[in-house]
RNA sequence: CAAACGGAGAGUUUGAUCCUGGCUCAGAGCGAACGCUGGCGGCGUGCCUAACACAUGCAAGUCGAACGGAGUGUAAUGGAAGUACUUCGGUGCGGAAGUUAUACUUAGUGGCGCACGGGUGAGUAAAGCAUAGGUAAUCUACCUUCAGGACUGGGGUAACUACGGGAAACUGUAGCUAAUACCGGAUAAGACCAAGUAUGGAGACAUAUAGGGUAAAAGGAGUAAUCUGCCUGGAGCUGAGCCUGUGUCCUAUCAGGUAGUUGGUAGGGUAAGAGCCUACCAAGCCAAAGACGGGUAGCCGGCCUGAGAGGGUGAACGGCCACACUGGAACUGAGACACGGUCCAGACUCCUACGGGAGGCAGCAGUGAGGAAUUUUGCGCAAUGGGGGAAACCCUGACGCAGCGACGCCGCGUGGAGGAAGAAGGCCUUCGGGUUGUAAACUCCUUUUGUAGGGAAAGAUAGUGACGGUACUCUAUGAAUAAGCCACGGCUAACUCUGUGCCAGCAGCCGCGGUAAGACAGAGGUGGCAAGCGUUGCUCGGAAUUACUGGGCUUAAAGGGCGCGUAGGCGGUUAAUCAAGUUUGGGGUGAAAGGCCUGGGCUCAACCCGGGAACUGCCCUGAAAACUGGUUAGCUUGAGUAAGCGAGGGGAUGGCGGAAUUCCUGGUGUAGCGGUGAAAUGCGUAGAUAUCAGGAGGAAGGCCGGUGGCGAAGGCGGCCAUCUGGCGCUUAACUGACGCUGAGGCGCGAAAGCGUGGGGAUCAAACAGGAUUAGAUACCCUGGUAGUCCACGCCCUAAACGGUGGGUACUAGGUGUAGGGCUCUUUAUGGGUUCUGUGCCGAAGGGAAACCAAUAAGUACCCCGCCUGGGGAGUACGGCCGCAAGGUUGAAACUCAAAGGAAUUGACGGGGGCCCGCACAAGCGGUGGAGCAUGUGGUUUAAUUCGACGCAACGCGAAGAACCUUACCUGGGUUUGACAUGCAAGUGGUAGGAAGCUGAAAGGCGGACGACUGGUGUUUCGGCAUCAGAGCUUGCACAGGUGCUGCAUGGCUGUCGUCAGCUCGUGCCGUGAGGUGUUGGGUUAAGUCCCGCAACGAGCGCAACCCCUACCCUCUGUUGCCAACGGUUAGGCCGGGCACUCUGAGGGAACUGCCAGCGAUGAGCUGGAGGAAGGUGGGGAUGACGUCAAGUCAUCAUGGCCCUUAUAUCCAGGGCUACACACGUGCUACAAUGGCUACUACAGAGGGUUGCAAUACCGUGAGGUGGAGCCAAUCCCUAAAAGUAGUCUCAGUUGGGAUCGAAGUCUGCAACUCGACUUCGUGAACGUGGAAUCGCUAGUAAUCGCAGAUCAGCUACGCUGCGGUGAAUACGUUCCCGGGCCUUGUACACACCGCCCGUCACACCACGAAAGUCUGCUGUACCCGAAGCAGGUGAGCUAACCGCAAGGAGGCAGCUUGCGAAGGUAUGGUAGGUAAUUGGGGUGAAGUCGUAACAAGGUAGCCGUAGGGGAACCUGCGGCUGGAUCACCUCCUUU
Repeated sequence: CAAACGGAGAGUUUGAUCCUGGCUCAGAGCGAACGCUGGCGGCGUGCCUAACACAUGCAAGUCGAACGGAGUGUAAUGGAAGUACUUCGGUGCGGAAGUUAUACUUAGUGGCGCACGGGUGAGUAAAGCAUAGGUAAUCUACCUUCAGGACUGGGGUAACUACGGGAAACUGUAGCUAAUACCGGAUAAGACCAAGUAUGGAGACAUAUAGGGUAAAAGGAGUAAUCUGCCUGGAGCUGAGCCUGUGUCCUAUCAGGUAGUUGGUAGGGUAAGAGCCUACCAAGCCAAAGACGGGUAGCCGGCCUGAGAGGGUGAACGGCCACACUGGAACUGAGACACGGUCCAGACUCCUACGGGAGGCAGCAGUGAGGAAUUUUGCGCAAUGGGGGAAACCCUGACGCAGCGACGCCGCGUGGAGGAAGAAGGCCUUCGGGUUGUAAACUCCUUUUGUAGGGAAAGAUAGUGACGGUACUCUAUGAAUAAGCCACGGCUAACUCUGUGCCAGCAGCCGCGGUAAGACAGAGGUGGCAAGCGUUGCUCGGAAUUACUGGGCUUAAAGGGCGCGUAGGCGGUUAAUCAAGUUUGGGGUGAAAGGCCUGGGCUCAACCCGGGAACUGCCCUGAAAACUGGUUAGCUUGAGUAAGCGAGGGGAUGGCGGAAUUCCUGGUGUAGCGGUGAAAUGCGUAGAUAUCAGGAGGAAGGCCGGUGGCGAAGGCGGCCAUCUGGCGCUUAACUGACGCUGAGGCGCGAAAGCGUGGGGAUCAAACAGGAUUAGAUACCCUGGUAGUCCACGCCCUAAACGGUGGGUACUAGGUGUAGGGCUCUUUAUGGGUUCUGUGCCGAAGGGAAACCAAUAAGUACCCCGCCUGGGGAGUACGGCCGCAAGGUUGAAACUCAAAGGAAUUGACGGGGGCCCGCACAAGCGGUGGAGCAUGUGGUUUAAUUCGACGCAACGCGAAGAACCUUACCUGGGUUUGACAUGCAAGUGGUAGGAAGCUGAAAGGCGGACGACUGGUGUUUCGGCAUCAGAGCUUGCACAGGUGCUGCAUGGCUGUCGUCAGCUCGUGCCGUGAGGUGUUGGGUUAAGUCCCGCAACGAGCGCAACCCCUACCCUCUGUUGCCAACGGUUAGGCCGGGCACUCUGAGGGAACUGCCAGCGAUGAGCUGGAGGAAGGUGGGGAUGACGUCAAGUCAUCAUGGCCCUUAUAUCCAGGGCUACACACGUGCUACAAUGGCUACUACAGAGGGUUGCAAUACCGUGAGGUGGAGCCAAUCCCUAAAAGUAGUCUCAGUUGGGAUCGAAGUCUGCAACUCGACUUCGUGAACGUGGAAUCGCUAGUAAUCGCAGAUCAGCUACGCUGCGGUGAAUACGUUCCCGGGCCUUGUACACACCGCCCGUCACACCACGAAAGUCUGCUGUACCCGAAGCAGGUGAGCUAACCGCAAGGAGGCAGCUUGCGAAGGUAUGGUAGGUAAUUGGGGUGAAGUCGUAACAAGGUAGCCGUAGGGGAACCUGCGGCUGGAUCACCUCCUUU
C1' cells in the first nucleotide's frame, strides 16, 4: 500500500402477435455411486444405510521416595549336611539354614489418575444451542501466591498362614501384621455457628468489631544442606453449576391447556436460588405475538450457492450438548449418577459338572449383515500432547507415519524440431477431385516419468528417527513404459455416407423414426474436456416463479355478498418536556481455524506459516432532539352536535280503491271454440266460444316511468294514515382529533328450498296427454300438483357484477341530468357561479391490449381480504353450522406441457348489408321410363393389362384392341441380349448364307456358295503374304424394364375462373402480428373511372394491342367472275373484259365523337340523330397471386429403390369384346309440324398419288369391271338435307326398328371367339316417361344435313369443324347454387367434411369408503413392585470413645413404610399397514349411443337452487351479458 470488482439468457401454448404463466436447459458444488478408460507425484479425504450383531488382539495406568510382606540376584556374616586325610584330638575341602547390607521384581494395603483423551448423533424443538448479561444464590483436585500450623495417644484390617466350600466365577472360618489407611484428646491466626453494635446500600445484604461456641494434621527421601508431601485460612488461575434478555423448522384439518398446576406460609433438601420436595392456605397460571398436541431435527463457528438480500446444509477441522446393549438407580469422588466402574430388571450371545456363572467395539484394526456405496486384524512412541512418578522410566490404536481407493483438489507426462510424391489405407464424391493431413513414414534432437547403479538430508540447538536408504541429487540407458471419454436437429461448439422403415430404437425440453433420417445403429470426419470423461442423485442459481431488496388482484390465478364493530395497525395542528425508537462519540465482547488483503515456506501450485482488515451482531456508557413515540397544555380545518330549509318506489304496520284473468249464477244466442309452422289432445247440442248483468276470490300494480330517485348490499313502484332510519344544502353557535381501517365476532342477506299454520285467482318444476322426430325422457300445444301469496321459524347461497374493498388528498377540459344555495338582468320555458349525486365524450397519465380517465384501472399514503401452472377439486378425510337439502374450512396421490387473457389475419355461420352469374324466376328443348351404342362400377375369369373417382372420373387417356397395337394370361424359345457405346482377345473359307431336317411360329440343327475398304511388301502382274477397318465370335463393362414411388421431382394439364382480384416501394399508425394504400360516396362487365381521404406512387391481372367476322375503298385477275360487245354446239363454251361476285394483301370506319335529359358542373347513365355497325358490335386466342400433397413416373424427362438365364426379349394362341346387375353419356323412337314414294333448288368448310376417282357397262344392292381427269379456286370425293307434290288417316299402324334366320359384298396372311356394309325374310320394347335433374338469352336454342382426323377395314350413334332453316322468354332478385366487397360472432387455423361433451364397454394406474384384522406411539385408572435412597424399628451382631465393672454412646445385619423401572389388567386417543365389497378420478391411433357447447351452434349462453331423465342434459324460479340480429327511445360527438 491493500483488505467496496459487482447482476447475460434460451427453448416450449399461436397460422402469426403481445401478455400472463408453468415446464425444461446452459453455471457452480458434493464424504458420492454407476458405466467406459486409466502413466506419475504432492496434499487432503473415506459406513451418509442397521445407535444392527460382534470372533481375536490392542485402546489406562502408575508410584517400592506411603506400607507390611513375598521372590530373585549380589556382598558380608554364618557355618549345617556331606566328603578327603588323619597322629582319631582334629585338620582341610565344602558351603546349606540363619543374620545383616544392597540391587531388582511386585500380588496386596494406600495415594493420584480412571469425570481427560477417543467414538457416535439415537434422543432432544428445549434441562439444548448461539449471543449478551447475572450469580449480593455457588463450588473448584492438581497448579501459583500469601498467612498460620503438624503436639499427644489408640484399636483394628488386607496381604500372609492354617483348615474349608465350589466345575468355575468366587468365597467362608480362625490366627498374625504395617502405613501418608482409620479413630480419640490437645491447640485455633483465620474459618464456621448464634445473637449484638457501627458504617455503606432503595433493599436482599456486605464490611468492620468486643465476648461466647465448633472443627486440623503424615509423613517420606537424603550423611547433610535441603527437597517433597500433610493440615487450616485468604487471594489467584483453570474448570464447572444455576438464572435471565434476544434468536432458533413444519403443522390451526392440534384451540383451548394445566392440580405441584400458579402464588403464599412453614419445614426439608442442595455446593447453590427455586414447587426442587412435603404439609397447609388461596385459585390462580399459560394461550391467536399460537399455549397444548402432532411431525421432523443434535446446535453453532462454518460449508455450498447467490451481484446482494437470501436459500440450502451442519461430512472432515474447532466449540457446546446428549448418549455408551435397553430401562431404572445410587455409591465413590474436587468433579460422574461414570463408554473399556457397581447394583437391579429386560432382550440377546457364550461357558457349565445343570447347582450356577460371564459379556456389552457409537475406542483402533477387523468380521458378518444391511446397502448403489466407504480402507490395514500395519509401524512407532522419534516428534506433539496426556496420566503416574523426586527421577530414571512406564503407559498412551490420542498422535506421528506407512498401506488401500482417480473419492476430491493441485502439479507433471504420454515427446520436440523439420518433413509434400500432399504416399498407402479409410471415408466421401458432381468421378474432376476432396478429406483424414505435417498427421505418418523419414532425418535430427531431448530425457520429465521409467529402469539400473552411487551419494544423501531437515524434521532433534545435548541423547533418542517409526517414516526411510524416504525427499532431494549424480551417472548410465533409450522415444523408449503411458489416451481416453462424451457429443455433433434447435437450445449448444461440432456433418456426411450406409443400414433400418412409427420397426428396432432415441429423448433434458421441443420432439425424431411410416424408403432418400445431419435426431435410431454403424462408419469416416468434426467439436469439447482430458487421466479422466459421461450418467444418476442431491443443493443453490437462473426463478422478479413467495417479490424485504423485488410481484400482483376490470377481462389472464386473485376484492370477502353487504354492513356494524373488538383487538391490532395507521393518524390533523401549536408549544413545552422526556429520551423508548432514531442518529452519533467512546468502551467491552464478537474464541481459534475458515473466507478476504498482504508477506513468507515447500522447484510451482494445491498445501502450510506470519501480520492485517473483517466478523455487517449484542451489551455498557456519554451526547443530540429534527422525525416517530410517551406526558402536559392549547387550536379548529378532520369528525360530531345544533338551527333553518329540502328531495326521495328507504323501512315497518294498518286501511282503502280501480282495470284485468279465473270461477259461480242468470239472460241473449248457435255450432263450433281453442290451439299451431301444420295439426291433434282439450272444451262444446247436458248449449261452449261470443255477449249482457250480478256475485266470489286471490294476486299484481298500466299510463306517469326517465342510463330519473332512495338504500350498505340484497333490494324498493296504486292511494291514505301512523311509527321510523339515513342523506343533501345553508348558517358557522357548540365539543375539541372525539378519526380511518378492521383479523376474530355480531347482524342483514335475491331466488330456489325446509318446518308449522293459513291462503290459493294466475302462472307453473314434477306428472299426464297430443304433436314433432330415426328416437324426443326436450323445444311446440292442451291440462296440471308442489310452489308462487301471508304469519312465525330455518337455510345463507347467485354472473350476490361496475366481474373494479374501504378511507383521505392531488391531477386539463366539454356536455347532459337530479336535489339545494348564491347571483345578474332585458324577469324568461333566461344567464352566470357553487355544493352534493348520477351519465357520456375526452387531455396528460396508465394499461398486454381491449380500454380507464375527478364516480380512475392516473399520482401518493393508511388498513383489511385474496392469488402463485392446468386437471384431479371446491372433491376426499377431519372440524364447525344445518331438520334436511346442503353450507363453510379445505388437501394429497396421480397426470399433462401446457391451460389462459387481449388483439391480428383468414376461414366459417341454419349472422347482417350491397352486388354479380342461364343461379333462381319467365320460356324452349332434353335426361331420368324403352331398345341399342359406348364408358364405368360390380361380378366372373388363366387373363378379363393399366390409369382417371363429387363439381373438376365414367363416348375420359383411346384422332380407331380381329393379328400387330398390348403393357395382361397360357405355352414354347433366347441370354452381352430386339437396341447403344467402350475395352480385351480371337477370326479370311471371315461376314452373309441356298437346299434339307425339326417346329404352331420363334428358334434350333445344317452348311453348298461366298464377299467388301485402306495401307505395306512381293509378284510370273493372275495373285500371294501381312497389318488395319468393317463384320462376326468369346469375355468384361453394360444394355433392357409400360417394375414401385405423381406423397422425392421437371414439364404439361384440370379447377375455382375470364372471377376481379393479388401485391410492392416509400411514408404514416400500432410494443407487435398487422393496418393504411385496396376502406368510404357514386359508377362500371371490370381495383373501370370520378370524388373524398395519411397517404403518394408502382407492378401482376381488367381493358387495349393479335386473329376471324360485319361495311367501304385501293391493288391483283387465273383455275374465279360475266354488266356491256361479238361468236356459239347454248355449257362463261369461245373471243374479250376485270365493272360486279370472289380471291388475299393493304387502308378506312366507332371515339359516348354529336344532340337532349339525369348526375356534384365529375365519372357515367338514359334517349335520339347519323351510320354497314353504338356504347366491350359478334366470336376466338389470351387464365393474375394462389388453392386442391388435384391429375399424369403408362407421352416425355428424371432422383431413389427393385429385377438381371428375368419383372429383360422373341413367338403362337387367348384376353382387353365375359354378364344376374347398377350408374353416366349418347343414338333411334314412340309418329301426321309425321312416314313412304316421286320430283326438284340453294351451301360452307374440308380431303385427295400406297390417293380421290368421273363418263360408261354389270349387279335389286353392298359392290365389281374399267380408267378420262387431278399433286387441285381447274379434276374427283359431291348426292347436300330439311324443301315441293302425291299417298297413308291415329292403329303398336305404311309409326318404331331391336332381335333372329338365310344369302351376299368389301378390306385384310386371317373376319370362329371379335369387322363393317348389302339384299330378302323376321318385326321386340316403346303410345312422351316417378322422385329428381341438364342445356340454352339470338343467327342463340331447336332442327337439318356435309366434311375431316385416326384408319387396310371398322363396331363413329363418338370427337372436331362446316354451313342450311330458324324461335320463345327475362316481371324481377324473396328463395336454391356459386362468386365478389364491407361488417359482425367464433372455443375453428388439417380452418364447419372444423371443434367438441357426457354415459356405456375394455385395459392399466393412484386414491377414498368399508364388516373386520394387524402393528407403533400415547393418555387415564388400578394391581404387582427389583435394585437403590430416605424414614421408622432394630429383642440379633458389634474393635477404637466413656466407664473399675455392669453397661452406655455410636454402628451394622434384619424387618417395615414411602418413592420406584420393567411387567400386568381395564378403557380411551392417535398414526400406519391390510381387506371381501364398493365409489368416483386419471390415462389409453382407429369401440357403442346420442349432439350438450363454440356461429343467433340451429330452443342465446351462463350462475344459484329445486325436480326429472340412458347420457350429454331438460324444465321451473330469480339473476347476469361474458348474447347475435332488427327496430325504437334517450344521450353524446363531428361537418
This is a predicted structure of a 1535-nucleotide RNA (small-subunit ribosomal RNA) from Candidatus Magnetomicrobium cryptolimnococcus. It was read from a public genome assembly. The coordinates come from a structure-prediction model, not an experiment, and the mean pLDDT is 83. The organism belongs to Candidatus Magnetomicrobium, within Bacteria. It matches the Rfam family "Bacterial small subunit ribosomal RNA".